Predicted 3D model of a 160-nucleotide RNA (Lysine riboswitch aptamer) from a mouse gut metagenome. The RNAcentral record of the sequence draws on MGnify. Rfam family: Lysine riboswitch aptamer. About the family: Riboswitches are metabolite binding domains within certain messenger RNAs that serve as precision sensors for their corresponding targets. Its mean pLDDT, the model's own confidence on a scale to 100, is 81.
[in-house]
RNA sequence: AGUAGAGGUCGCGCUGAUUAAAAGUAUACUGCCGGAUGUGCCGGACGCAGGGGAAGGCAGUGGAAAGGAAGAAGCGCCGAAGGGAGGAAAACCGGGAUUUCCAACCUGGGCAUGUGGUGAACAGCCAUAUGACUGUCAUCCAGACGGAUGGAGAGCUACU
Repeated sequence: AGUAGAGGUCGCGCUGAUUAAAAGUAUACUGCCGGAUGUGCCGGACGCAGGGGAAGGCAGUGGAAAGGAAGAAGCGCCGAAGGGAGGAAAACCGGGAUUUCCAACCUGGGCAUGUGGUGAACAGCCAUAUGACUGUCAUCCAGACGGAUGGAGAGCUACU
């Protein structure tokens, strides 16, 4: 340098169908109250709707969807994957909003708990701290089992 492997019985990620939830919510229409604003991520600008009645409230009729989730199946794998300062692009300008791409750099892995963010959510996801568990290597102690400390995946093991 190349090839092939291991960590786990929630290893990581992706996919379509189905199902639950979102939700009797948003939106639409009608009636009444109300009486001038509402809306396009936020602000400006510019639009759209509005005294032929805005926002909001009550009642009735009708009534979704997206993102996210579930178990099984299939596929790709073991920096699998996740995050990401900063930069570029996207609808006129700005933005600590959103989407896509590049990206220094960070994280061995899953779990539990706390905090923060996102989310309809008490789900899930993301970040972070603590805790024990677990895999791997180094040093030391044991020399039967194993134990202590420390490190990181550009690592570790095997073969050529």